[in-house]
Model confidence (mean pLDDT): 84 of 100. Large-subunit ribosomal RNA, domain I from Bdellovibrionales bacterium RIFOXYD1_FULL_53_11, 552 nucleotides, folded computationally. It matches the Rfam family "Bacterial large subunit ribosomal RNA". The source organism's lineage runs through Bacteria, Pseudomonadati, Bdellovibrionota, Bdellovibrionia and Bdellovibrionales. It was read from a public genome assembly.
Context: one part of a larger RNA
RNA sequence: GGCACGAGGUGGAUGCCUUGGGACAUGCCGGCGAAGAAGGACGGAGAAGGCCACGAAAGAGUGCGGUUAGCUGCCAAACGAGCGUAUGACCCGCACGAGUCCGAAUGGAGAAAUCCAAGGCGAGUAAAGUCGUCUUAUCCCAUGGUGAGUGAAGUAGCCAUGGGAGGCACACGGAGGGAAUUGAAACAUCUCAGUACCUCCAGGAAAAUAAAUCAAUCCGAGAUACCCCGAGUAGUGGCGAGCGAAACGGGUAGAGCCUAAACCGCUGAACGUGAGUUUAGCGGUGUUGCGGGACCUCAAUAUACUAGCUUGAUCUGUAACCAAACUGCAUGGGAAGGCAGGCCAUAGAGGGUGAUAGCCCCGUCGGUGAAACGGAGAGAGCGGUUAGAGGAAUCCCAAGUACCAUUGGGUUGGAGACGCCCUGUGGGAAUCCGGGUGCACCAUCAUCCAAGGCUAAAUACGAGCAUGUCACCGAUAGCGCAUAGUACCGCGAGGGAAAGGUGAAAAGAACCCCGUAAAGGGGAGUGAAACAGAAUCUGAAACCCCGUGCUU
Numbered sequence: 001g002g003c004a005c006g007a008g009g010u011g012g013a014u015g016c017c018u019u020g021g022g023a024c025a026u027g028c029c030g031g032c033g034a035a036g037a038a039g040g041a042c043g044g045a046g047a048a049g050g051c052c053a054c055g056a057a058a059g060a061g062u063g064c065g066g067u068u069a070g071c072u073g074c075c076a077a078a079c080g081a082g083c084g085u086a087u088g089a090c091c092c093g094c095a096c097g098a099g100u101c102c103g104a105a106u107g108g109a110g111a112a113a114u115c116c117a118a119g120g121c122g123a124g125u126a127a128a129g130u131c132g133u134c135u136u137a138u139c140c141c142a143u144g145g146u147g148a149g150u151g152a153a154g155u156a157g158c159c160a161u162g163g164g165a166g167g168c169a170c171a172c173g174g175a176g177g178g179a180a181u182u183g184a185a186a187c188a189u190c191u192c193a194g195u196a197c198c199u200c201c202a203g204g205a206a207a208a209u210a211a212a213u214c215a216a217u218c219c220g221a222g223a224u225a226c227c228c229c230g231a232g233u234a235g236u237g238g239c240g241a242g243c244g245a246a247a248c249g250g251g252u253a254g255a256g257c258c259u260a261a262a263c264c265g266c267u268g269a270a271c272g273u274g275a276g277u278u279u280a281g282c283g284g285u286g287u288u289g290c291g292g293g294a295c296c297u298c299a300a301u302a303u304a305c306u307a308g309c310u311u312g313a314u315c316u317g318u319a320a321c322c323a324a325a326c327u328g329c330a331u332g333g334g335a336a337g338g339c340a341g342g343c344c345a346u347a348g349a350g351g352g353u354g355a356u357a358g359c360c361c362c363g364u365c366g367g368u369g370a371a372a373c374g375g376a377g378a379g380a381g382c383g384g385u386u387a388g389a390g391g392a393a394u395c396c397c398a399a400g401u402a403c404c405a406u407u408g409g410g411u412u413g414g415a416g417a418c419g420c421c422c423u424g425u426g427g428g429a430a431u432c433c434g435g436g437u438g439c440a441c442c443a444u445c446a447u448c449c450a451a452g453g454c455u456a457a458a459u460a461c462g463a464g465c466a467u468g469u470c471a472c473c474g475a476u477a478g479c480g481c482a483u484a485g486u487a488c489c490g491c492g493a494g495g496g497a498a499a500g501g502u503g504a505a506a507a508g509a510a511c512c513c514c515g516u517a518a519a520g521g522g523g524a525g526u527g528a529a530a531c532a533g534a535a536u537c538u539g540a541a542a543c544c545c546c547g548u549g550c551u552u
Stems, first nucleotide, its partner, number of pairs: 001551006008544002015537001016501002020473002022470007029462002031168002039102003042055002046079001049075003052059001061096006070083003107116003117136007138165009172203001173201005183190001187238001213221002225252004235243002256454003259398001263284009289432001291397004295391004304385003308382004314376005320368003326341004342359002344348001350362003403427004408422004413439001434449005488495002508536001511523004
């Protein structure tokens, strides 16, 4: 030096554990904000710091309700000073009050949490300085006042009063804009994709929605949305890469309505000598595709509906409450495990307790409960809506619209034989003997009635609250965080960790000794165990050392 064995050190793998995560389901809730939000800064405790809570009424105030013998939040124990035990502290819930400064931030300014005001009222002063409180941003709308250029004017402007907006928030929604990487094995049409992203506008959902829709051999269907199917089909496509429907059928849900016009009436304005005409507003009527309505004639006051307002049986949320049944023996530090004998069960879910507990504790099954404030809500009341028959003629039936041409977009359809829908530009109708559609176009036939509006549910999402579940993770995993958007990095936008485990219980090692009043250790003591000693469960490997044996 090597090998082997043994005893250690180092290190923190592994095992076991779980305070924390992940996913899903169901229900609730779906907003907050100038009455100042979200988010912060700074404060206040007997005592320094952090977290949480709170706001100069600052670990809380008032009222009401619940519960209760203790209590003064957590890290975090001890002390101090107090509060309370039926006149009820602390705690829990409901309502109210108070709530510094910044922040949309809004009196002006500003390098957020600061500085500086003006006016009214009040306090104070001999008078000031000073202090308290209220008001004072901008835009929009309404009303009123005032009122130019300019001769006139409720023209602009200015002022006042009242109302509204502004900002934040996880996703979901509608609209206006709108890429590129990429794929096509290069790349340009194409694709990625109407995606990402930006902007505007919302709502608890949004959007869509009551046919100018589909269908069609003969027949028929009957708003929208969503799911299954149709179907990777029909199609489209440098016919490449790829893209990719719809109807029908089966389901969830189910709901239909109101205007404009013609006609009638009222009011105002303008014009007109006047009759009146035009126009604006309001009321009645009217709302459809077996075309409907106006208009004229006749008849009728019933029936049904209701999505609006009010009320509201009942149910339910926000504190809580009751809740069955076990002992002995041995082992052990400890019994819940073993042995023996019992008991409860509408409760043998689960958790805890010194090892594995239906009967020890919390719970569980099953029941009970609200002064106060919410939610749902059958029903009721009010309000609202709702009929028919016949008719010759006349009138009305949504206009720069339909339609045509051309441009672009949408659709499965990339200009194609290209319809349909939307649209820039140009032209530009008709009113039922009228119009749109049925994939160029024409005829026939069928079908529907555009150019106004509203509409619940089935659908989407989950920041938040509650409950539950898991062939989900178990500390290099699971969220980035067993908590932290912290430490740290960056001028900044932004990036972004590591880090869990003594023991059943601190019983956390009194006292003695070595040592520097150390660190660290040796005794003693605690404990089942201290090779569980705080660098603390287990304690692998690499790596280091010591001892012994064999060997060189």